[in-house]
């Protein structure tokens, strides 16, 4: 010198739910829409977060090749829906990347 797997940037590709309704700022000769803010009733699960099922583990009680309670760990697209998010944009789990950079299995 060669260089795999991963990890971070970048670049692609991404779903789901009212452009609800009232109020107010802003705007504007006027007034509507677009937009920011709150209020209210209604949805969504794929930003982050919640819970916890097999299992182990440790206490006790009590049992003699068993059993029963507590605590503590413990996954996820599942669950909640706190938070986000309900037209576009912005985000997005997740997936690919012969694209940079790290990195060093392995030779």
């Nucleotide at each position: 010198a060669c260089g795999a797997g991963g990890g971070c940037c970048g670049c692609g590709g991404g779903a789901g739910a009212g452009a609800g309704u009232c109020g107010c700022c802003a705007g504007u000769g006027g007034a509507g829409c677009c937009g920011g803010c709150g209020g209210c009733c209604g949805c969504c699960g794929a930003a982050g977060g919640u819970g916890a099922a097999a299992g182990g583990u440790u206490c006790g009680u009590g049992g003699c090749u068993g059993a029963u309670g507590g605590g503590c760990c413990g996954a996820a697209u599942c669950u909640c829906u706190c938070a986000g998010g309900c037209a576009a944009a912005a985000g997005g789990a997740c997936c690919g990347u012969a694209g940079g950079c790290u990195g060093g299995a392995g030779g």
This is a predicted structure of a 107-nucleotide RNA (Glycine riboswitch aptamer) from Rubrobacter sp.
The sequence was found by an Rfam model in a public genome assembly.
The coordinates come from a structure-prediction model, not an experiment, and the mean pLDDT is 80.
It matches the Rfam family "Glycine riboswitch aptamer". Rfam links the family to the GO term glycine biosynthetic process. Rfam describes the family as follows. This family represents the bacterial glycine riboswitch.